Predicted 3D model of a 513-nucleotide part of an RNA (large-subunit ribosomal RNA, domain I) from Orrella daihaiensis. NCBI's taxonomy places the organism under Bacteria, Pseudomonadati, Burkholderiales, Alcaligenaceae, Orrella. Model confidence (mean pLDDT): 82 of 100. The full RNA is in RNAcentral, with records from ENA.

Context: one part of a larger RNA
RNA sequence: UGCAUGUGGUGGAUGCCUUGGCGAUCACAGGCGAAGAAGGACGUGGCAGCCUGCGAAAAGCUGCGGGGAGCUUGGCAAACGAGCUUUGAUCCGCAGAUAUCCGAAUGGGGAAACCCACUUACCGUGAGGUAGGUACCCUGGACUGAAUCCAUAGGUCCAGUGGGGCGAACCGGGUGAACUGAAACAUCUAAGUAACCCGAGGAAAAGAAAUCAACCGAGAUUCCGAAAGUAGUGGCGAGCGAAAUCGGAGCAGCCGGUGCGUUUUAGCCGUUGUGAUAGUUGAACAGUCUGGAAAGUCUGGCCAUAGCAGGUGAUAGCCCUGUAGACGAAAUCACGAUGGUGGAACUAGGCGCACGACAAGUAGGGCGGGACACGUGAAAUCCUGUCUGAAGAUGGGGGGACCAUCCUCCAAGGCUAAAUACUCGUGAUCGACCGAUAGUGAACCAGUACCGCGAGGGAAAGGCGAAAAGAACCCCGGAAGGGGAGUGAAAUAGAUCCUGAAACCGCAUGCAU
Numbered sequence: 001u002g003c004a005u006g007u008g009g010u011g012g013a014u015g016c017c018u019u020g021g022c023g024a025u026c027a028c029a030g031g032c033g034a035a036g037a038a039g040g041a042c043g044u045g046g047c048a049g050c051c052u053g054c055g056a057a058a059a060g061c062u063g064c065g066g067g068g069a070g071c072u073u074g075g076c077a078a079a080c081g082a083g084c085u086u087u088g089a090u091c092c093g094c095a096g097a098u099a100u101c102c103g104a105a106u107g108g109g110g111a112a113a114c115c116c117a118c119u120u121a122c123c124g125u126g127a128g129g130u131a132g133g134u135a136c137c138c139u140g141g142a143c144u145g146a147a148u149c150c151a152u153a154g155g156u157c158c159a160g161u162g163g164g165g166c167g168a169a170c171c172g173g174g175u176g177a178a179c180u181g182a183a184a185c186a187u188c189u190a191a192g193u194a195a196c197c198c199g200a201g202g203a204a205a206a207g208a209a210a211u212c213a214a215c216c217g218a219g220a221u222u223c224c225g226a227a228a229g230u231a232g233u234g235g236c237g238a239g240c241g242a243a244a245u246c247g248g249a250g251c252a253g254c255c256g257g258u259g260c261g262u263u264u265u266a267g268c269c270g271u272u273g274u275g276a277u278a279g280u281u282g283a284a285c286a287g288u289c290u291g292g293a294a295a296g297u298c299u300g301g302c303c304a305u306a307g308c309a310g311g312u313g314a315u316a317g318c319c320c321u322g323u324a325g326a327c328g329a330a331a332u333c334a335c336g337a338u339g340g341u342g343g344a345a346c347u348a349g350g351c352g353c354a355c356g357a358c359a360a361g362u363a364g365g366g367c368g369g370g371a372c373a374c375g376u377g378a379a380a381u382c383c384u385g386u387c388u389g390a391a392g393a394u395g396g397g398g399g400g401a402c403c404a405u406c407c408u409c410c411a412a413g414g415c416u417a418a419a420u421a422c423u424c425g426u427g428a429u430c431g432a433c434c435g436a437u438a439g440u441g442a443a444c445c446a447g448u449a450c451c452g453c454g455a456g457g458g459a460a461a462g463g464c465g466a467a468a469a470g471a472a473c474c475c476c477g478g479a480a481g482g483g484g485a486g487u488g489a490a491a492u493a494g495a496u497c498c499u500g501a502a503a504c505c506g507c508a509u510g511c512a513u
Base pairs, nucleotide, nucleotide: 001512002511003510004509005508006507007506008505009504015498016463017462020434021433022431023430024429025428026427027426028425029423030422031166032165039102040101041100042055043054044053046080049076050075051074061096062095063094064093065092066091070084071083107116108115109114117134118133119132120131121130122129123128136163137162138160139159140158141157142156143155144154170201171199172198173197174196175195181188185235211218212217222249223248224247225246226245232240233239253415254414255413257355258354259353260352261351262350267341268340269339270338271337272336273335274334275333276332277331279327280326281325285300286299287298289296301318302317303307309321310320311319364388365387366386367385368384369383370382371381374400395410396409397408398407399406450457451456470497473484474483475482476481
């Protein structure tokens, strides 16, 4: 030095576990905000670092319910100190009070959590203090008031539970790419997608035929299945791609304008039911053996509208929490039913008077575009930037160029539930989903540490034991660490602690050199 055996170190694979994820089903909820949100800063505990809670009334205050014995800061997380509580605490629910500063942030400013004001009322001798107000826009009202006589614009003041900002997707509208595909590329495609902007709701949008159809007829819209990858469209390439009709889901129809007047107005007050937000009750087992421990074994029982599940020192229907079943609300909320009240009436879009009215710069046309499955095509239909421009129910639109006949409908005003889409969130339940290099980036104080000027990027990191019983005391050592002793079933379970693979590194022995 090599090989082998044994025994260790290192390391953290594997097995087992799960507090966390992922996916789904059902129900609920679908908003919060000037009555100051979302999100933060700073405070707040006897001692107080972080998280959580809360706000100078600061891990809390008040009331009303529930509950019934400990609470003591809620957690990391113990100790000490000082207290509370059957005169019902801690805890849970409902309602209220308080709620610093920033933030739409709104008195002005500003490098967010800071700086500087004005004004009203009250208190104070005074310095000052306390409580309010002071942004902009819109709407309504009052008073004023130009060019310009009346007026109007404008101005000033008052009022408003009006707007503003945030929020995961879904929805409508506006603006609108490129990579890519066409095996290159330009029409085309990707795609009206992504992205940005505006707006709304729990859904949104659409919607009661100037619709289809075909000489028979249907009868608003939406969504699903078929028709159908059909008819078409297309450098007739790549591709794009209907409709009638049929079957289903669900079905519902309606109303006007302007001004004035009246009107508390989609108002107010009850009763009642169901549900939600705390909870209550809830059956039935003992012994033996093994073992550290019984829920395991054996023996003999019991309950079951409850043998879902979790826990308990191993695997428990009968030990605990629960589960099936049965009950329960002072308060608030949701939905339903019902009664009462108002100049009208009670679940619907009131009534009176006056004026106006059946929709004109519209339909249609030319030019240029866009949308329609349809790329200008024979291109109807719809929208319109521009130029034009009717008729008036004896009228007008459509039926895929266009004309006639025939059929059908009535544009240029508006509203409308359900069937449909989605899930930031709440509750319950489930999984031939993951099990710590997996599953969320995040099982752990994670959008943290760290990186970047910034937009932004973005980790690693779980497991002693049933119980800390977490090793008193002694010895070596400066300590670290170790040896005894002790605990424990086990300490090669000793805190970088379950199991503890391999690489890698020792020690001992044998053989070879």